[in-house]
Formats: sequence, structure tokens, C1' cells
RNA sequence: CUCAUCACGAGGGGCAGAGGGACCGGCCCGACGAAGCCCCGGCAACCACCCGCAGGAGUUUUGCGCUGACCGAUCGCGCGGAACCGGGCAGGUGCCAACUCCGGCCCGCCGCACAAUGCGCGCGGGAAAGAUGAG
Repeated sequence: CUCAUCACGAGGGGCAGAGGGACCGGCCCGACGAAGCCCCGGCAACCACCCGCAGGAGUUUUGCGCUGACCGAUCGCGCGGAACCGGGCAGGUGCCAACUCCGGCCCGCCGCACAAUGCGCGCGGGAAAGAUGAG
């Protein structure tokens, strides 16, 4: 830099000692103990790996071989590759307060105010930023 995901889920102990929730504004968490480090446990399944076998069967595509292939929905039959889809596993990461805690820029709705610009207690959509993974 690019792509994907971000409404789900999952915590105890030890050391430590005041901060933490990226930034700013809020609002929260924190001496009934923050950050950090260690141990154990858990969640998820991005990557890796494995499976899709059996006549009630994954889909699409492609390579090679074989020949007349019992019947059987489609397709001649057999073997293999790829992508997608589905399932498994938990090796590499990640994560385990609050929707990425909410907003921060734009648009729409609603409400208030109004000549218009506007304001927001609210609702929705998008962007930016951030986080994680893969490249």
C1' cells in the first nucleotide's frame, strides 16, 4: 500500500502498583486494584492443513486416459487439477467491559428554531480514522 472483517463470542490466578478505554470531545472502567509481565483457561475461525466417501448424490470449470459403456435424475465411463460452497481440525496469528463504548466529516429522516444559514435528546446510511488477518 491492497483486500476482507469489525451487532456474535470468550476470564481466573500470581507479580506489580495508577492508570486505562488509539487520537480529540463525551461517557465509562479502575485501591472490591488500571497499564504491563507471567501462568492456566476460554472464544472465534483470517491463514495453514484435512474431508466432500457410500446410487439419493456439492456447484462451476479444466487436463489426461478409455472406449460402447448393466440399470439409474443430469452428464458417455474412469482418474486428476483449480475456483467457489459446505464440513472438520486447532498448527500460525488474533481476541476475552461497554457495537470499533458513543460522537468527531457527508447525506437522509425526525424534532426545535427560522427569512435563510442553523441546533440536537433522537433514528438510519455512507466516509474517514482505528483494530485484526492475509498478501